This is a predicted structure of a 472-nucleotide part of an RNA (small-subunit ribosomal RNA, 3' major domain) from an uncultured bacterium. RNAcentral holds the full RNA, with entries from ENA and SILVA. The prediction has a mean pLDDT of 82. Rfam family: Bacterial small subunit ribosomal RNA. Gene Ontology terms of the family: ribosome and structural constituent of ribosome.
Context: one part of a larger RNA
RNA sequence: UGACGGGGGCCCGCACAAGCGGAGGAGCAUGUGGUUUAAUUCGAUGAUACGCGAGGAACCUUACCCGGGCUUGAACGUAAGACGAAUAUGCAGGAGACUGCAUAGCCUACGGGCGUCUUGCGAGGUGCUGCAUGGUUGUCGUCAGCUCGUGCCGUGAGGUGUUAGGUUAAGUCCCGCAACGAGCGCAACCCUUAUUGUUAGUUGAUACAUUUAGUUGAUCACUCUAGCGAGACUGCCGUUGACAAAACGGAGGAAGGUGGGGACGACGUCAAAUCAUCAUGCCCCUUAUGACCAGGGCUACACACGUACUACAAUGGCAGUCAUACAGAGGGAAGCAAAGCUGUGAAGCAGAGCAAAUCCCUAAAAGCUGUCCCAGUUCAGAUUGCAGGCUGCAACUCGCCUGCAUGAAGUCGGAAUUGCUAGUAAUCGCGGAUCAGCAUGCCGCGGUGAAUACGUUCCCGGGCCUUGUACA
Numbered sequence: 001u002g003a004c005g006g007g008g009g010c011c012c013g014c015a016c017a018a019g020c021g022g023a024g025g026a027g028c029a030u031g032u033g034g035u036u037u038a039a040u041u042c043g044a045u046g047a048u049a050c051g052c053g054a055g056g057a058a059c060c061u062u063a064c065c066c067g068g069g070c071u072u073g074a075a076c077g078u079a080a081g082a083c084g085a086a087u088a089u090g091c092a093g094g095a096g097a098c099u100g101c102a103u104a105g106c107c108u109a110c111g112g113g114c115g116u117c118u119u120g121c122g123a124g125g126u127g128c129u130g131c132a133u134g135g136u137u138g139u140c141g142u143c144a145g146c147u148c149g150u151g152c153c154g155u156g157a158g159g160u161g162u163u164a165g166g167u168u169a170a171g172u173c174c175c176g177c178a179a180c181g182a183g184c185g186c187a188a189c190c191c192u193u194a195u196u197g198u199u200a201g202u203u204g205a206u207a208c209a210u211u212u213a214g215u216u217g218a219u220c221a222c223u224c225u226a227g228c229g230a231g232a233c234u235g236c237c238g239u240u241g242a243c244a245a246a247a248c249g250g251a252g253g254a255a256g257g258u259g260g261g262g263a264c265g266a267c268g269u270c271a272a273a274u275c276a277u278c279a280u281g282c283c284c285c286u287u288a289u290g291a292c293c294a295g296g297g298c299u300a301c302a303c304a305c306g307u308a309c310u311a312c313a314a315u316g317g318c319a320g321u322c323a324u325a326c327a328g329a330g331g332g333a334a335g336c337a338a339a340g341c342u343g344u345g346a347a348g349c350a351g352a353g354c355a356a357a358u359c360c361c362u363a364a365a366a367g368c369u370g371u372c373c374c375a376g377u378u379c380a381g382a383u384u385g386c387a388g389g390c391u392g393c394a395a396c397u398c399g400c401c402u403g404c405a406u407g408a409a410g411u412c413g414g415a416a417u418u419g420c421u422a423g424u425a426a427u428c429g430c431g432g433a434u435c436a437g438c439a440u441g442c443c444g445c446g447g448u449g450a451a452u453a454c455g456u457u458c459c460c461g462g463g464c465c466u467u468g469u470a471c472a
Stems, first nucleotide, its partner, number of pairs: 001472002003469003007466007015456002019420004026310002029307005034301002042053002064296002067293002070290001076122009087104007106113002124285002127283001129281001133279002135274003138270001140268001145184006151160003165174002190262004195230007204220003208217002233256001236250005312413001316372006330361003335354002340349003379410001384405007426448007
């Protein structure tokens, strides 16, 4: 100087407390461990691995296993030599890769080009080392810290500044001071949301007329869209305060003290993660650790754990009602697909319209009426049988969906444990990426919409000062 303390002081955080909902019990989905296997490819492993890399394993992907065939090679550059083929089609063999046969089959400005083969030099490697590295990322932590120049103090390591008194979300600001200044962080500048003015008025809107219908005329008042502005600054008033910074209360205001949300992550820590995104040093393989093909595996299953989904019901289930409702944000051409018709349904036929404020995908919970009457039930839906639909060369291993039948566990979950402070939790549906097909996951979107916070003694984590130390 740090680090540590079941030392002290001050302060903060869904850290506790106060509340609401979960998980731990059941079934199933998914990931992991373990076991098994020819292979169950590899990585991630306290917090900071485990619906993680993977934003989607039937083939492909694919890196793994078994088998078949290749060796300058599956892609590419270059040098020399040889050839006119390469390739396409057909036939035969084969699981295919490929092999064999037949037919067709180069251009030229004559310099050559193009392609194949042979030889050589480079190839190729998801092989090893993340403890050789770059880049990227997690975490402490959006915590308020981390430093520098000059000066001063100290033999020196170092200290001071950065401590003290107040204050703040903040090393934020004020004030004092052997310090005076400065930098990286904080804040602000950026995006979005909440109010409003103005400009603009189509594909959007409708106070007027018209119509089955924003349909047509007309219009841009309103809503909306999207450009430029305004607006919030403790600016104003009062009280407290040290005449400060600031705090508390109030006015006005759509909004009040950082208005809400996002992006943004200092010096560093964990030899943290990644050589399998990529790049790269060293080492290793080179008729194989490279590359091609078919099949299998990554989907196994006594079990253990994590994360979700669905439930155990009456604040509910079911039926009827769309002849009653209401979004936002996205996507759409090898695409989104309406009306209409068929089917109990998944879906099929059909194909209007739309490269989209124009057309399409496109709501559910809620509401109203009836029924069930507390049961393993008109709860719950696993499992299994049969019959079908869709995608795709192909659904056996191993996809999703529908109908009929079947109808398991489950009656609110031990110890221990988790999320959340407001348009939040809870609950309801919708969209997108990936994608032929496949979503209970992920990333977004809106609808309905709570309870509680006395407080900081305690648990956990963190910041500042101080003290002790046999630690560095």